[in-house]
RNA sequence: UGAGUAGAUAGAGGCGCAUUUUUCAUAAGUAGCUUAGGGAAAGGGCAAACGGGCCGUCACUAAGUAAAAGGGGAAAAUGCCGAAGGGGCAGAUGCCGUUUCGUCUGCUGCCUGGUUGACUGGUAAAUAACCUUUCAACUGUCGCUUAUCCAAGCGGAGAGCUAUCGGACUU
Numbered sequence: 001u002g003a004g005u006a007g008a009u010a011g012a013g014g015c016g017c018a019u020u021u022u023u024c025a026u027a028a029g030u031a032g033c034u035u036a037g038g039g040a041a042a043g044g045g046c047a048a049a050c051g052g053g054c055c056g057u058c059a060c061u062a063a064g065u066a067a068a069a070g071g072g073g074a075a076a077a078u079g080c081c082g083a084a085g086g087g088g089c090a091g092a093u094g095c096c097g098u099u100u101c102g103u104c105u106g107c108u109g110c111c112u113g114g115u116u117g118a119c120u121g122g123u124a125a126a127u128a129a130c131c132u133u134u135c136a137a138c139u140g141u142c143g144c145u146u147a148u149c150c151a152a153g154c155g156g157a158g159a160g161c162u163a164u165c166g167g168a169c170u171u
Stems, first nucleotide, its partner, number of pairs: 002171004007165005014081001016080009032065006044055003047100006084112003087108008113139006121131002141156006
């Protein structure tokens, strides 16, 4: 001085990600409650199924009264760029046990660069939204090829990419 292997700091992608608060609609004229009828030993409730336990005269009809949570739109703020989401494992929780489902916590570089649309399955009151499978388009990044320029084609993955720092290790 060059190369390689690590480290630290700061950044980029864009309808970018997540959380919180306020507000609006939906949920819904639904659940529940009151009155009247009706019913006759349960046909109800406690997330679903089975078994159990507890509560309770239920389901149903009419009238009256009448919500909320979760999810969603908008605005603001906060934290950020594996942001974050999913899967798996473990634990707690929803009356008890098993399974499923929901919620919360922890671990896990197992999957996903990001967005949009369609589709499969799931969740949900729902045709919303979310998650997921597959496909397509757009886009960012790096590599290879073609090219006078513009750019195009193919491929990879965030353990990535760009810039800077110090001068840690090897040669």
About this RNA: The RNA shown here (Lysine riboswitch aptamer) has 171 nucleotides and comes from a Clostridiaceae bacterium. Lineage of the source: Bacteria > Bacillati > Bacillota > Clostridia > Clostridiaceae. The prediction has a mean pLDDT of 79.